Molecule: Bacterial RNase P class A
Organism: Rhodospirillaceae bacterium
RNA sequence: UCAGAUGGCCGGAUGGCCGCUCUUAUCUUCGGAUAAGGGAGGAAAGUCCGGGCUCCACGGAAACACGGUGCCGGCUAACGACCGGCGGGGGUGACCCUAGGGAAAGUGCCACAGAAAGGAAACCGCCUGUCUCCGGACAGGUAAGGGUGAAAGGGUGCGGUAAGAGCGCACCGCGCCUCUGGCAACAGAGGCGGCAAGGUAAACCCCACCGGGAGCAAGACCGAAUAGGGAUGACAGGUGGAUUUAUCCGCCAGUGAUGUUUUCGCAUCGUCGUCCGGGUUGGUUGCGCGAGGCGUUCGGUAACGAACGUCCCAGAUGAAUGGCCAUCCACCGCUUCACGUCCCUUAGGGAUACGGAGGCAGUGACAAAACCCGGCUUACAGGCCAUCUGACACU
Numbered sequence: 001u002c003a004g005a006u007g008g009c010c011g012g013a014u015g016g017c018c019g020c021u022c023u024u025a026u027c028u029u030c031g032g033a034u035a036a037g038g039g040a041g042g043a044a045a046g047u048c049c050g051g052g053c054u055c056c057a058c059g060g061a062a063a064c065a066c067g068g069u070g071c072c073g074g075c076u077a078a079c080g081a082c083c084g085g086c087g088g089g090g091g092u093g094a095c096c097c098u099a100g101g102g103a104a105a106g107u108g109c110c111a112c113a114g115a116a117a118g119g120a121a122a123c124c125g126c127c128u129g130u131c132u133c134c135g136g137a138c139a140g141g142u143a144a145g146g147g148u149g150a151a152a153g154g155g156u157g158c159g160g161u162a163a164g165a166g167c168g169c170a171c172c173g174c175g176c177c178u179c180u181g182g183c184a185a186c187a188g189a190g191g192c193g194g195c196a197a198g199g200u201a202a203a204c205c206c207c208a209c210c211g212g213g214a215g216c217a218a219g220a221c222c223g224a225a226u227a228g229g230g231a232u233g234a235c236a237g238g239u240g241g242a243u244u245u246a247u248c249c250g251c252c253a254g255u256g257a258u259g260u261u262u263u264c265g266c267a268u269c270g271u272c273g274u275c276c277g278g279g280u281u282g283g284u285u286g287c288g289c290g291a292g293g294c295g296u297u298c299g300g301u302a303a304c305g306a307a308c309g310u311c312c313c314a315g316a317u318g319a320a321u322g323g324c325c326a327u328c329c330a331c332c333g334c335u336u337c338a339c340g341u342c343c344c345u346u347a348g349g350g351a352u353a354c355g356g357a358g359g360c361a362g363u364g365a366c367a368a369a370a371c372c373c374g375g376c377u378u379a380c381a382g383g384c385c386a387u388c389u390g391a392c393a394c395u
Stems, first nucleotide, its partner, number of pairs: 001391010012328007020039008041366001045377002048375005053215004066211005071085004086100001087098004101206002106204002108200003123146002125142007154172006173195001174193008219285004229276007237252007256269005292311008329364003333360005339355002341351004
């Protein structure tokens, strides 16, 4: 210098003018006004996982069913997240990927091709025997070779054999046992076994562990009109005159409806009044001190934890956090120069890919809280930092 790997950070800045929302203070004609202060994110997103909080259900606990998780050890409020390690795979390397329990409990499946797809199989080939019309046919042996397939019952070599074969042996692989190291997953060493249990569990299933349900539109409070619910009361009075001013005398009317044969009484319905409770629109709350942020030190490889100090930092709800202008910054496009650079030649000329300087125009990513928190996933113009790897060159 080029090409990469990993981790982290930022994601426009400043000023002016005009607005929005919340809090506090003051004033107020109670409508508001003025002043000061606060006002989105690394993902606020998707709503995938885990928790807090709330209500509901439920004797406790466990089991069945269903769902989830699945190497080991940590961490945590918890987790399928995170950290460290192991095994497997990829890369020259830094490093990256990995649902990674059980297939010698059972069941199912293994398309096409192929003779045969599972306690299997003889299509071609090889070997032996018999027959032969000399082309071959039949019977048997054989999994070493060919062919099919994602996969064909260990691999290589030597021996062996009619040809072959773990048939025998050595090494490797596999399984079991023992020892050593490690908390463990696992690794290493030694011995034994002639090889038996092909694959598939993000197929059923088995084993271990976890899980009651719904969610801030949870939940709590206040509570208008209308309608509806419950309790309770009333439903024959009106009018004129007199006086002792709360009584008397007249006149008119004929006791809400229905049932109980009538009256009284009761029941139901209707009308009107009073009271009560539920509840819709709406309002208040839940709702901002929290598994909080920042810094230092300590423990730990790390995730993380502890101590001390310091700070208070959005709370809208038809949903605030914005708009315009100026200067600067960054990027992209076009363009000019020719400083570096390169070429030709020898003091001049040329080229402009890259770096540099200037001008003009444009752009400023993804996306925006809605009860809160820990993660995951996805989106993201452009820029910056640290550590490491490989190649080349120079010292």